This record gives sequence, structure tokens and C1' cells, in this order.
RNA sequence: UACCAUGAUAGAGGCGCGGUCGCCAUCAGUAUGCUCCGUUCAACCACCGGACAGCGGGGAGCAGAAAGGGGUUACCGCCGAAGUACCGUCUGUUUUGUCCGAAACGGCGGCGCUGGUCCGACGGAUAAUAUCCGCUCGGACUGUCGCAAACGCGGAGAGCUAUCAUGCUG
Repeated sequence: UACCAUGAUAGAGGCGCGGUCGCCAUCAGUAUGCUCCGUUCAACCACCGGACAGCGGGGAGCAGAAAGGGGUUACCGCCGAAGUACCGUCUGUUUUGUCCGAAACGGCGGCGCUGGUCCGACGGAUAAUAUCCGCUCGGACUGUCGCAAACGCGGAGAGCUAUCAUGCUG
């Protein structure tokens, strides 16, 4: 000095990732409230399913949301950022009340997967054609490393770049 290994620190990818407040659209002229008209046994129907209970059921007018799910400015934290349709768990939230279930959502833990973004097909969630997601498939672009040097091809973040430290080898 070069290479390799290990470790530490810093850094890059770009429609990059996550979060918070505000705003905006949607939800919805819906729920609901008030007024008026009609109806007013029961039965039936609706309120996720069953039991019990409760409430309601038609029309018109006026007033008129919210949650959940999104978009986005700004700000904050970041670059396995983070995500997850699988598995498990919870005195969790919601679905009229109670009990028993169920579903969706949320929190936590675990396996596996994904370099990043975008587009399409199929499917899941959703009120939704918004949006998100798939441990489904295909394509494009992009960063990175490697092969090849003409197009191109391949790999994965356990990666890549830089610096430093230690060790081994030459």
C1' cells in the first nucleotide's frame, strides 16, 4: 500500500417512509332534532346472529351532524425508513341495552416476505368508482452492486458508499 473479515460512525436512493396539528372533500342533505298530516290490538319487518328487553315503521316542511376511512400544506422523526390478507393474544373500540357469539377495526407479540416508486390484472377491506392492502401475478422507471463492454443480463437492504478501529493474509 492492496485485499478480506469484524465492529463503530456518517451518508445516499426520491412522486422515499412514518407521525402530529390545521384545512379540504367524502360520509350526507344520511343519522338526528323540531313542526304538521296520517297511522296506532296483534302479527310482520328493521335495529350483525340467538335469548330477554327496548325503540322504531307512512308522508311533507325546516334545521342538520359525527365517527371510522381518505387527500393535502406545514412541522417533527427518519432511510427496515416502514408495510403486511399469515399465526397467536387482549377486562380494547364499534355494531340499541344485558348475556352468549360473530364480524370489522385497534394495540401487542411471532413466522415469512418486500431495495424504492409508479402502472395494470385478479382479489380483500370500505358507503365508496376515494384510499389502503395481498405471505397473488405481470410490466415500467429509478438507486445500488456484480457480469459484459454494443444492445444487455443478474443479485438483494443481512445490501451500497465514505471514514475510522481491530485482526488475518499477501
Molecule: Lysine riboswitch aptamer